[in-house]
RNA sequence: GGAGUCGGCCAGGUCAUCGCUGCGAUGGACAAUAUGCAAAUAUUACUAUCGGGGAGGAAAGUCCGGGCUCCGCAGGACAAGGUGCCAGGUAACGCCUGGGGGGCGUGAGCCUACGGAAAGUGCAGCAGAGAGCAGACCGCCAAAGCAGUUGUCAGAUUCGUCUGGUAUCUGCCGGUAAGGGUGAAAGGGUGUGGUAAGAGCGCACCGCGUCGGUGGCAACAUUCGACGGCAUGGUAAACCCCACCUGGAGCAAGACCAAAUAGAGGGACGAUGGUGUGGUCCGCACUGUCCCCGGGUAGGUCGCUUGAGCGUUGUGGUGACACAGCGCCCAGAUGAAUGAUGGCCCUAGACAGAACCCGGCUUAUGGCCGACUCCUUUU
Repeated sequence: GGAGUCGGCCAGGUCAUCGCUGCGAUGGACAAUAUGCAAAUAUUACUAUCGGGGAGGAAAGUCCGGGCUCCGCAGGACAAGGUGCCAGGUAACGCCUGGGGGGCGUGAGCCUACGGAAAGUGCAGCAGAGAGCAGACCGCCAAAGCAGUUGUCAGAUUCGUCUGGUAUCUGCCGGUAAGGGUGAAAGGGUGUGGUAAGAGCGCACCGCGUCGGUGGCAACAUUCGACGGCAUGGUAAACCCCACCUGGAGCAAGACCAAAUAGAGGGACGAUGGUGUGGUCCGCACUGUCCCCGGGUAGGUCGCUUGAGCGUUGUGGUGACACAGCGCCCAGAUGAAUGAUGGCCCUAGACAGAACCCGGCUUAUGGCCGACUCCUUUU
C1' cells in the first nucleotide's frame, strides 16, 4: 500500500422567531356538578403565563416468544401443528452464550433442522450390462464339463479309416467384481501371499464397527486394550418412529359513564283531558300524559405507559446473564401532535414515522472507531 474478518459507537450541529401536543406550578372570567339557607369552597371543562418532556436503530415485516384482557376448561387419550447434538441463560422462545461433531476458507473467521435408514412403507430422470435379497458389456481365465480344428503317440484295421491318451487353438456352458466404461452413487484402501484368473480368500498396515478402560456434567474424544473380515447403499424441510412443547381470540382485547331511538316493566294522573286548525266560540282532525327502572347507539372516561425500565459503580461467572448499592423518569396522540421559516458552521446529513407493552429474529440503510488476518514492498 492492497484485500478481508470480527466487534463497538453516532444518527448533522447551533441560534432566533412562530406554532402543535401531554405534564407540573401560578392566575383568570363564565358554565356545569357536589356540599351548603346563603356567602362560599372543591372538582371538571376552557383560557393566560412560566418551567420541563415530545419517534427509531430499525418505530418496518408481523416471522417467533411472553406480559395483559375476555372466552373456554374435572381428568385422560387421540388428532393437528411445532421443535430436534450437549450444557447453560431467560418470564419465555424456533432467541442468546459456551462447548462437541461435520463442512468452507491460506488465514482472521464463517456456515450448520446435527435424533432414528438392522420397525415398516414409498421414491430415484438420463446414462449404464447391472440401482437394491446387486451386476458379466468390454476385458481376464481355460483348472473341471461338452463339441470341434491341428499336431503327436499307442492300439485296431477290410489300408479308406476308427478308437483312446496327450498338447495347442476355437466355440458353448462356466469362473471372475482386480482393470476399462456408465453414473451423484457400483457393497472399504494400499501391499503381499494365494489362484486357472480373481476375490477379506489368508496376512500386514490404514480405515470402519462393537465392547471395555480412561478423560469430560454431557454431546463427545481417545497415540489405550480386546474382539469382528467388514455388514443392513442414499433419501425422514417423503410418509413414519422416538422425545419434548402447544386451549382460542386479540387493546377495534376489555371495563365504566351515558344524549337519542325501539321494545318490555312499575307508579301517579286522567275523557269536563291533551295537541293541531283558528282572533274567539262552535265545529273538524289526531291522541292517553308525565315520572321511574331498564337498555345501550352517538359521544366521553379508563385501559395508556413506573416498566422482565434506563444510567452508573461493585461482586460472581469463560460468557449469555445474575445479584447488590446509588441516581433518574425518558412520547402517550385518537381527524391522530412531535413541525415551519430564517441565519451561521461542517465532513453537506442514508434508511425511514410510535398507536397496549416488552424480549428476539429478519429485512432496508449513511458514516466513524478499534482489534485481528492474509498478500506485496521498504528498513